[in-house]
């Protein structure tokens, strides 16, 4: 100098957000276990389970200096050979006696207790051995074990006889500061007593041994010390109240007993106490502590090793001995178990050290030594010591070391991967140069050992030192989706598997398994278990309760808690100092020792505590005295649906009587049941009876809450205001307790008009145990008594104080103006709305707080199970109250956000409806689809958004399908090798592909070598696939929808998701524009820019055109660019204009003018962010998979064209607005020579054929336009409508028209007379109707599709309704987004649990029976050496002594009594297991029935209660808003 130092979060509820809230993870630790792996050393630790049972050995002995006895083997000598003597040897050995065995060692069963911890008390006590001091140790006696003899017994052992010693035992003497009694004092004191003095009278002790003769060791008594104990007390010490009352020696007193000692510790008597919500009693669990682990701390968990205390020693009980035990290796008894046995009887206790069996996931050697430390005995030498010191086993933990170091790029080989280039393992290896720790071998070798000196080491030839050899012998485990550091390939295909949580796996898995690579730790690494942490998730530090879990339904009030102002006193709390204690070890700090560290040693700090003591006095407490601001009383006023009782009233419903009157009434969405001709309904009059009190009436009033509403009277509670006055803190809260407590319900007795559970009937419906209707009983009403629950709500406990306001309203008071009404202002008390600060997760609350504070009470701790079970209490019952667990899930939940949705609302649009026109649906045919069929009828498309769609052309081809025949590097591409020269033609076989043969020889370039193209053959890489996956994809497309939307930047706002902008007021086709506005801007969309049509102009006139001039049959030709037209560029239209109207003067709308065109002029192209896993792998492209003599390729034939039927889309019709015939007129847009369009002429009835001009096109052709117009016929019919079908004959295309083409002619002449339910298109050059062209194409199925023009309407009041869409708003339990979510019964499987006739254990209580050992009491006629007395005999030193006998004292045996363990009987309590059957509960991808809830969820929902029903549920009754929508009333805000 120091001992101070320390605090992290993450994942998971949602589409997203914030909050609440649980679950899970990352950390540390362990007496651990398991899996894989393993080189060395040091230090620690090692039956946590059966306090289960134990074989074997050892764990407590020692003393001859307390005592008596006392061998043997062996050996020497002697011998009578029997033996004896000496040595061995006073040895071994046992016995008497002393001390020890109560320590040390083990374990944690019991114990919730003065057991433990801490602080005290003991004036209520003991203490062997040890220390100090004092005084003593005189003199006797009788026994007894060992031993001997005899006997019993299998044994253990026992009995009897005889002998003997002591520091064994017993009298006597002496004797005190010991002890008892009495008397008189002194001091102290907690008043109980203690210490002590004097006097007198009693009682009480002893042992010797050794000696070097100096002494030493012992013995007795007393006092003191030390040590170790006993007892008592304060405080602290687990859970359960679903354990609330317990107690008879119980609480106290007196006397006695007992103990070392107090005490009901025991006993007799007396009294009736004692404990308990500050938790008694009971139950469960547990050794306690220092400490240990964790934690920032406070705490929480724990109590192995080490240390202190306690308890126990096979189980239960008991005492003996002793200083100390009710005694682990002692005794007695009982019980269980084991062993021995001759069956009579005995023996035993490892929770000592090793070890065994068992149990268990699991825990070591039947080791060495007393060398050290310590213990016992002894004078000592010594002996004993499984205490201890060491060693062995185990990665069980902690610590340390090593498994090599440097260099080394052809970045080797090999592995893995790859975009095929490369990358990576990787300086890693090899190679080269070094080193030698550890292990190995060899040599040396301690300290630990003390003492005057010698001797003495288990560990151990250990630690350590030195030398030698050689990189030599030494690396694994887990993980790699996020949390959490670390990524790829292959395999697998919701399988196998993983998983701590979230979750992975259904063909491209960084999540499974393997591999490569990587990350982390390392002789270990993971897993499992447990504890603390994170968890502020029980919150003292440090949480909450309006809606998330949570305020008792409300009051009165007990205990308790808390408490106004001013003084004084005290010092309990509080603060501060000192003293004692808080064992050691441990933690922490500073040093030191092992090479370091772990570990060990020394010193300190700390130990936040307790006790004693001194001081302080602000605050709290206690005491005393005062005060009036809290609280209360008095006085005077006031308002009120406050409560109870009695009486009274009118309106209405129903019923009854009578009158009038006649056919309906009633009811509903519509009906029916029902009432009515026996007279209803309606109406009038009268009467009866019950219930409720319209208007007033009001977010008005009163009450604690529930609740209270006609009027009057009586009784009665509370509240408010005002004035003065009185009391003087009397107050607040309030566990238990007590009272009140809607509706429903219950009991008894009344009453019963209306309404109305149940019930009945009628409807509705798939059903309808409902909603609707007709009836209707309990009940609703009254009295009395129960019940005690509600969304009993402001979902907000009570009280007090403080903290901006504004505006209402109710009840008072004062004041101003005043005649008054009234109005204003101020103030007190209530009741509302809005709002600042503040708070809140947000919503919201905001002087009536959910703000700021204080006091007290109640309550919460994830969801479900569960407003449950069991038990208790209450109740007549229904039931209420109190209130769990197993099991199960990773969520459940609150508020707000964005969407989506609603059988919610508002606004708006659209051929959406309406108004119209024409269709479809009926017929025939065409075409597509489904279905069926088939060898195949290829495939795809399937609500709108598939179905005349892919297909803008299926006879072959196409063609993908089927049958059959062929090929296998292939029909097609590239590379390699060899050969050939080609092509092509002919013949034969064959269905053809193809095969065989023959003929034929002319490709291009060339540096003449050859090369290229082509063909044939071969080899392997590969080709090929209309095979699969459109849910792996690109691209393209459909649809919402040409709907007006979709977004961004910055800013602002909100904790945030988000919002704002984009909403609002207008307006528009439009998020179009204007205005306003915390927004300002911008982007993709809208619009415009583009094309086309409509007007004009300019330019240009051939093939177009022709006004003027010529000309012709004809714009035919000359001529002309005026016109038309062509095709390029421009103009034009913008709400631009109007003293027009409307509107905010804007945007704009309406109207008008002008204009070819007027309000985006018509049409087209153009399709935002996105949705539908929409469609397409069969256009194309493409990942992956599959196939490779076939799923590829070629060929022939067939099929895609089938046909009972169903649907979609069309065509033609059904006729006279028509059909037929004849004649006549007017387009646009296209197309045309590889197989084109073809005029014209001839032939044919015609399709067409033959010949053939022109035209690669503003020139020629297709080409006739048709509807239309004119004329004639038909005259309403299955027809002169309609044309299907069929027969015959042909034409054309094509290799080929059989399956299976189109067209023509003749003949035939079907259905059909305008179409059910339903449904489609269209708003103007549109619908309707009429024809023309084109693509594809040899031909054609085209009536389809895409274009073109001709003729050319009707209607729109309007937005209630249907459909779709847009915006705003609202509700939501939806977010896969209503095709959503979701409830209950039933059925099945599994799981835990309640009840249950009982059965079977454990534990405990009570009563009784019985009662071992032992202790105490008593008995003791039996037995008895020591002491006493008497007698006899002997003896004497005359005191006495000895023997024998008798008696006594004392003792013992025995018997009895009391207490009592185990035991037995009976009966209870608590608790566990099990149980036929039974109840509900939970869980489980695709079961059944319904649809209760979420939107107004289609009957608003929910709460309490009652009834009913397969089930959700329904109905009655009262309550709540946590109900949507509309209207009204009231209030607030702004003006």
């Nucleotide at each position: 100098a120091a001992a101070c130092u320390g605090a992290a979060g993450a994942g998971u509820u949602u589409g997203a957000u914030c909050c609440u809230g649980g679950c899970u993870c990352a950390g540390a630790a362990c007496g651990a276990a398991c899996g894989c792996u393993a080189g060395c050393g040091g230090g620690a630790u090692g039956c946590c389970u059966c306090a289960a049972a134990c074989a074997u050995g050892c764990a407590a002995g020692u003393c001859g200096a307390a005592c008596g006895a006392g061998a043997a083997a062996g050996u020497a000598c002697c011998u009578u050979c029997g033996g004896g003597u000496g040595c061995g040897a006073g040895u071994a050995u046992a016995g008497u006696g002393g001390c020890g065995c109560a320590c040390g060692g083990g374990u944690g069963a019991g114990u919730a207790a003065c057991a433990c911890g801490u602080a005290g008390c003991u004036a209520a006590c003991g203490u062997a051995c040890c220390c100090u001091u004092u005084c003593g140790c005189u003199g006797g006696g009788g026994a007894u074990a060992a031993c001997u003899u005899c006997g019993g017994g299998a044994a253990a052992c026992c009995g009897a006889u005889g002998c003997u010693a002591a520091u064994a035992c017993c009298g006597a003497a002496u004797g005190a500061u010991c002890u008892g009694a009495u008397a008189c004092g002194g001091c102290c004191c907690u008043c109980g007593g203690g210490c002590u003095g004097u006097a007198u009278c009693g009682g009480u002790a002893a042992a010797g041994c050794c000696u070097u003769c100096g002494g030493g060791c012992g013995c007795g008594a007393a006092a003191g010390g030390a040590u170790c104990g006993g007892g008592c007390u304060g405080c602290g010490u687990u859970u359960c109240a679903u354990u609330a009352g317990c107690u008879u020696g119980a609480u106290g007193g007196u006397g006695g007993g007992g103990u070392a000692a107090u005490g009901g510790c025991c006993u007799a008597c007396c009294a009736u106490g004692g404990c308990g919500a500050c938790g008694a009693u009971g139950a469960a669990u547990a050794g306690c502590u220092g400490g240990u682990c964790u934690g920032a701390g406070a705490g929480g968990a724990u109590g192995a090793u080490c240390a202190g205390c306690c308890a126990c020693a096979c189980u239960g009980g008991a005492a003996c001995u002793g200083a100390a035990a009710c005694a682990c290796g002692g005794u007695c008894c009982a019980g269980a178990c084991u062993c021995c046995c001759a069956c009579g009887g005995g023996a035993g206790g490892c929770a000592g050290c090793a070890g065994u069996u068992g149990g268990g996931a699991a825990u070591a050697u039947u080791g060495g030594a007393c060398a050290a430390u310590g213990g016992g005995g002894g004078a000592a030498a010594c002996c004993c010591u499984g205490a201890u010191c060491c060693a062995g086993c185990a990665a069980u933990c902690c610590c340390g070391c090593g498994u090599g170091a440097g260099u080394g790029a052809u970045g080797a080989a090999g592995g893995c991967u790859c975009u095929a280039g490369g990358g990576u393992c990787g300086u890693a290896a090899a190679g080269c140069u070094c080193u030698u720790u550890c292990a190995g071998c060899a040599g040396g070798g301690a300290a630990g050992a003390a003492u005057a000196a010698a001797a003495u080491g288990a560990c151990g030839g250990u630690a350590c030192c030195u030398g030698c050899a050689g990189a030599a012998g030494a690396a694994g485990c887990a993980c790699c989706g996020g949390c959490u550091a670390a990524c790829u390939c292959c395999g697998u295909g919701c399988c196998a598997g993983c998983a701590g949580c979230c979750g992975c796996g259904g063909u491209a898995a960084u999540a499974c398994g393997g591999a490569g690579g990587g990350u982390g730790c390392a002789a270990g690494c993971g897993u499992u278990g447990u504890u603390c942490g994170g968890a502020a998730u029980c919150a003292u530090u440090g949480g909450g309760c309006g809606u998330a879990a949570a305020g008792c339904g409300c009051g009165u009030g007990u205990a308790g808690g808390c408490g106004g102002c001013c003084a004084g006193a005290u010092a309990a709390g509080u603060c501060u100092g000192a003293u004692g204690u808080g064992a050691a070890a441990g933690c922490c700090c500073g040093g030191g020792g092992c090479u370091c560290a772990a570990c060990c040693c020394c010193g300190g700090a700390a130990g936040u505590g307790c006790a004693u003591u001194g001081g302080a006095u602000a605050c709290u407490g206690c005491c005393u005295g005062g005060c009036u601001a809290g609280a209360g009383g008095a006085u005077g006023a006031g308002a009120g649906a406050g409560g109870g009782a009695a009486g009274u009233g009118g309106a209405a419903u129903u019923c009854c009587u009578g009158g009038u009157g006649u056919a309906g009434g009633g009811g509903u969405g519509a009906a029916a049941u029902c009432c009515g001709u026996a007279g209803a309904u309606a109406u009038c009059a009268g009467g009866a009876g019950g219930a409720a009190c319209a208007u007033c009436a009001g977010u008005u009033g009163c009450g604690a809450a529930g609740g209270c509403g006609a009027c009057u009277u009586c009784c009665u509670g509370g509240c408010u205001c005002a004035u003065u006055u009185c009391u003087g803190a009397c107050g607040c809260u309030g566990a238990g307790a007590c009272g009140c407590g809607a509706a429903a319900g219950c009991g008894u007795g009344g009453g019963g008009a209306g309404c109305a559970a149940a019930c009945a009937g009628g409807a509705u419906u798939a059903g309808a145990u409902a909603c609707c209707c007709u009836g209707g009983u309990a009940g609703u009403c009254c009295a009395c008594g129960c019940c005690c629950u509600a969304a009993a709500c402001g979902a907000u406990g009570a009280a007090u104080a403080c903290u901006a306001g504004a505006c209402g309203u109710c009840g008072g008071a004062a004041u101003u103006c005043c005649u008054a009404a009234u109005a204003g202002u101020u103030u007190c008390g209530g009741u509302g709305u809005c709002g600042u600060a503040g708070c809140u997760a947000a919503c919201g609350c905001a002087u009536u707080a959910a703000g700021u504070a204080u006091u007290c009470c109640g309550c919460c701790u994830g969801g479900g199970g569960a407003u449950u079970a069991c038990g208790g209490u209450c109740g007549c019952a229904a039931g209420a109250u109190u209130a769990a667990a197993a099991c199960u899930c990773a969520a459940a939940g609150g508020a707000a956000u964005u969407g989506a949705c609603g059988g919610g609302g508002g606004c708006c649009c659209g051929c959406a409806c309406a108004a119209g026109c024409g269709g479809u649906g009926g017929a025939g045919c065409a075409u597509g689809u489904g279905g069926u069929u088939u060898a195949a009828u290829u495939c795809g498309a399937u609500g709108c958004u598939a179905c005349g769609c892919g297909a803008a052309g299926a006879a072959c081809c196409u063609u993908a399908c089927c049958u059959g025949g062929a090929c296998u590097u292939g029909a097609c591409a590239u590379c390699c090798c060899g050969g050939g020269c080609u092509a092509c033609c002919c013949u034969g076989g064959g269905a053809a592909a193809c095969c065989a043969g023959g003929g034929g020889u002319u490709c291009c370039c060339u540096u003449c070598g050859g090369g290229g193209a082509c063909c044939c053959g071969g080899u392997g890489a590969c080709a090929g696939g209309u095979g699969c996956u459109g849910c792996a994809u690109g691209g393209c497309u459909g649809u919402c929808g040409u709907c007006a939307g979709c977004u961004c930047g910055u800013g602002u706002u909100g904790u945030g998701a988000g919002a704002u902008g984009u909403u609002g007021g207008g307006u528009u086709a439009a998020g179009u524009c204007c205005c306003g506005c915390a927004a300002c801007g911008a982007g993709c969309g809208c619009a415009a820019c583009c094309c086309u049509c409509g007007c004009c102009g300019u330019u240009a006139g051939u093939u177009a055109c022709c006004a003027u001039c010529a000309u012709u049959a004809a714009g035919u030709u000359g001529g002309g660019c005026a016109c038309u037209c062509u095709a390029a560029c421009g103009g034009g239209a913008c709400c631009g204009c109007u003293a027009g109207g409307c509107u905010a003067u804007a945007a704009g709308c309406c109207a008008g003018a002008g204009g070819a065109a007027g309000g985006u002029g018509g049409g087209g192209a153009u399709g935002a962010c996105g949705u539908c896993a929409a469609g397409u792998c069969c256009u194309c492209a493409u990942g992956g998979c599959c196939u490779u003599u076939a799923u590829g390729u070629c060929c022939a034939g067939g099929g895609c064209u089938a046909c009972a039927c169903a649907c979609g889309u069309g065509c033609u019709a059904c006729a006279a607005u028509g059909g037929a015939a004849a004649g006549g007129a007017c387009a646009a847009a296209g197309c045309g020579c590889u197989c084109g369009c073809a005029a014209g002429c001839u032939c044919g009835c015609a399709a067409g054929a033959g010949c053939a001009a022109g035209c690669a096109a503003a020139u020629c052709g297709c080409a006739a336009a048709a509807a239309c117009c004119u004329u004639u016929c038909c005259u309403c019919a299955g027809u002169u409508c309609g044309g299907a079908u069929u027969g015959g004959a042909g034409u054309c295309u094509g290799c080929a028209a059989c399956u299976c083409g189109a067209c023509u002619c003749c003949a035939u002449g079907a259905a059909g007379u305008u179409g059910g339910a339903a449904u489609c298109g269209c708003u103007a050059g549109u619908a309707a109707u009429c024809g023309c062209g084109g693509a594809u194409c040899a031909g054609c199925a085209a009536u389809g599709c895409c274009g073109c023009g001709g003729u050319g309407a009707a209607u729109a009041c309007g937005u209630u309704c249907c459909c779709g869409g847009g915006c705003c708003u609202u509700g939501u339990a939806c977010a896969c987004a209503c095709c959503g979510c979701c409830c209950g019964u039933c059925a099945c499987a599994c799981c835990a649990u309640g009840g249950g006739a009982g059965u079977u254990g454990g534990u405990u209580g009570u009563a009784c029976c019985g009662g071992a050992a032992a202790a105490c009491g008593u008995u003791g006629a039996g037995c008895u050496a020591a002491c006493c007395c008497c007698c006899c005999u002997c003896u004497u030193u005359c005191g006495g002594g000895a023997u024998g006998g008798g008696g006594g004292a004392g003792g013992c045996a025995u018997g009895c009594g009391u207490u009592u363990a185990u035991g037995g009987u009976a009966u209870g309590g608590c608790u566990g297991a099990u149980g036929a059957c039974u109840g509900g509960g939970g869980u489980g991808a695709a079961g059944u029935c319904g649809u209760a809830a979420c939107a107004a969820g289609g009957u608003a929902g929910c709460c309490g209660u009652u009834g009913c029903g397969g089930a959700a549920g329904c109905a009655g009754u009262g309550g709540c808003u946590g109900g949507a929508u509309c209207a009204c009333c009231u209030c607030c805000u702004u003006u």

The RNA shown here (small-subunit ribosomal RNA) has 1535 nucleotides and comes from a bacterium.
The sequence was found in a public genome assembly.